Description:
The RNA shown here (transfer RNA) has 73 nucleotides and comes from an Anaerolineae bacterium.
Formats: sequence, C1' cells, structure tokens
RNA sequence: AGCCUCGUAGCUCAGGGCUAAGAGCAUCCCUCUGAUAAGGGGAAGGUCGUCAGUUCGAUCCUGACCGAGGCUA
Repeated sequence: AGCCUCGUAGCUCAGGGCUAAGAGCAUCCCUCUGAUAAGGGGAAGGUCGUCAGUUCGAUCCUGACCGAGGCUA
C1' cells in the first nucleotide's frame, strides 16, 4: 500500500428495511433462607463508531473517514 472481517447496554453477543432495539452476565430493588450463595420476580442502563447518500422510511443498503483484528506484498 491492497484485500477481507468486525464496530449494537459496563462486559460477551443476537438482530441485517418499517413492528418496541433484545438476550446472557454484571449493577440496584423485592422475594426465598436462621444467614449466605443459588433460585424466582422486577427496575435501570443504548445519540446501534462518525459524516454523507439511497429510500415514504436506515441499527440494517451504498460511499468516505475513524478504530480493532487478520491475509498478501
């Protein structure tokens, strides 16, 4: 320098046009217990990397940047 994959909650990830953005773990509250853990119920937590484009409509498609990993030279 070129190419490929990825970027979504504090962490690990799912979701790949319109539906409300979700799960597990972690945090907080309640419950259960003599008590703790485990178990059960609930809550909070997200400008979906940034900017632009396409579209009636974009987390999702396209482009450029930024960042992470990999391959080739």
The source organism's lineage runs through Bacteria, Bacillati, Chloroflexota and Anaerolineae. The sequence is in RNAcentral, with records from ENA. Rfam family: tRNA. Gene Ontology term of the family: triplet codon-amino acid adaptor activity. About the family: Transfer RNA (tRNA) molecules are approximately 80 nucleotides in length.